Context: one part of a larger RNA
RNA sequence: UGACGGGGGCUCACACAAGCGGUGGAACAUGUUGCUUAAUUCGAGGCAACGCGAAGAACCUUAUCCUAGACUUGACAUGCUUGGAUUAGCUACUUGAAAGAGUAGUAACACCCGCAAGGGCGGAACUUGCACAGGUGCUGCAUGGCUGUCGUCAGCUCGUGCUGUGAAGUGUCGGGUUAAGUCCCUUAACGAGCGAAACCCCUGUCGCUAGUUGCCAUCAGGUAAUGCUGGGAACUCUAGCGAGACUGCCGGUGUCAAACCGGAGGAAGGUGGGGAUGACGUCAAGUCCUCAUGGCCUUUAUGUCUAGGGCUGCAAACGUGUUACAAUGGCGCGUACAAUGCGAAGCAAUAUCGCGAGAUGGAGCAAACCGCAAAAAACGCGCCCCAGUUCAGAUCGCAGUCUGCAACUCGACUGCGUGAAGUCGGAAUCGCUAGUAAUCGGAGAUCAGCUACGCUCCGGUGAAUAUGUUCCUGAGCCUUUACA
Numbered sequence: 001u002g003a004c005g006g007g008g009g010c011u012c013a014c015a016c017a018a019g020c021g022g023u024g025g026a027a028c029a030u031g032u033u034g035c036u037u038a039a040u041u042c043g044a045g046g047c048a049a050c051g052c053g054a055a056g057a058a059c060c061u062u063a064u065c066c067u068a069g070a071c072u073u074g075a076c077a078u079g080c081u082u083g084g085a086u087u088a089g090c091u092a093c094u095u096g097a098a099a100g101a102g103u104a105g106u107a108a109c110a111c112c113c114g115c116a117a118g119g120g121c122g123g124a125a126c127u128u129g130c131a132c133a134g135g136u137g138c139u140g141c142a143u144g145g146c147u148g149u150c151g152u153c154a155g156c157u158c159g160u161g162c163u164g165u166g167a168a169g170u171g172u173c174g175g176g177u178u179a180a181g182u183c184c185c186u187u188a189a190c191g192a193g194c195g196a197a198a199c200c201c202c203u204g205u206c207g208c209u210a211g212u213u214g215c216c217a218u219c220a221g222g223u224a225a226u227g228c229u230g231g232g233a234a235c236u237c238u239a240g241c242g243a244g245a246c247u248g249c250c251g252g253u254g255u256c257a258a259a260c261c262g263g264a265g266g267a268a269g270g271u272g273g274g275g276a277u278g279a280c281g282u283c284a285a286g287u288c289c290u291c292a293u294g295g296c297c298u299u300u301a302u303g304u305c306u307a308g309g310g311c312u313g314c315a316a317a318c319g320u321g322u323u324a325c326a327a328u329g330g331c332g333c334g335u336a337c338a339a340u341g342c343g344a345a346g347c348a349a350u351a352u353c354g355c356g357a358g359a360u361g362g363a364g365c366a367a368a369c370c371g372c373a374a375a376a377a378a379c380g381c382g383c384c385c386c387a388g389u390u391c392a393g394a395u396c397g398c399a400g401u402c403u404g405c406a407a408c409u410c411g412a413c414u415g416c417g418u419g420a421a422g423u424c425g426g427a428a429u430c431g432c433u434a435g436u437a438a439u440c441g442g443a444g445a446u447c448a449g450c451u452a453c454g455c456u457c458c459g460g461u462g463a464a465u466a467u468g469u470u471c472c473u474g475a476g477c478c479u480u481u482a483c484a
Stems, first nucleotide, its partner, number of pairs: 001484002005480001007479007015469002019432005026323008034314002042053002065309007074132001078131003083126001089106007112123004134298002137296003143292002145287003148283001150281001155194006161170003174185003200275004205243007215232002219230003246269001249263005325425001329384006341372003346365002351360003391422001396417007438461007
């Protein structure tokens, strides 16, 4: 000096406690292990792998992962070189699953560009040969870049000075205070940097400017009805610029401090709420399958092309989810209220057909204009009457719809029938402190379609609890000691 302790002191955190809802039991979805397999491609492995890379595995993707068939200057790049037709292209035929291989014809010094001017030369393209290409082959313990994690934790350092023989210390300790090494006081330290905070974005209030595609208070017209029309610029909203919050004001506490407690005013009060932002470093953490790259290996194959299969296999185990086990419910009918987004090889209205998935057709809309679009829970009325049921929907059968070259392996959806387990889940374990949890629907990326119950956003309804820091877990500061 550092790390460690079932040492001590202080402090913090959904860490515990107080609450609410889950997981662990069931079925299914999904990832992983294992097993199987010709192959089930590869990576990720406590927290910090396991709905992870993958924001879309039928072919493609896809990785020789497997089986089979082909190519060898190659699917792709550059340079030199051969040829001027025995070429390339085009057409036809044979073989074949395709890729490929082979044959014949057409054309004839072809075609394109430049020089040139009828002879040609050069380039491009093609072709021959050679250098080389290629590799999702290995090494993330050779690396760059990017990322996770401790942790948005409050720490990590430097210059000069001082102390010490020196490693080093001091500053950064102590007393208060804070979300904070935040600030104040003290002080052999005085200052400074990276972090914290602030600056940035969204949101909450108001004002100004602007008024269409959005809005409709007043006036007028019109309708079965509707801002529908004239009109209006108030309101909502949109989107640009400003104001506003600073412990600023008052009282108390406090070291005449920093600050804390209470109050006023205010839309908002002490960081208002949320996001972006991640210090020095740690884990030889992850990634050579994004990309880049050293070394090694491969070169008629570990490269390239093609067809089919596999990545979807199923005694079992684990993780993450979805749906349930019902009456705060299920079913039927009626009826109300969002926000974010997306749309041209697109979104598609009204209408017609179909029980339905959907089909026909195509108005309108590059969209505050038109469309996706029905929000759902909620609310009103009715039925069910506690049952494996009018709960639950797995599984299976039949008949269909759509996407696509193609749904057998291996897609989604619809209708009819079938109607499994499941009656709230052992030990254990997870999330959450407010517009949060819980619950309800909506949109988007990827995308032909979709195995999305995933992910990322959006709004609707909307709680309970926190006495506190003894304990569990993790972290910070000071101190102590067996250790190096």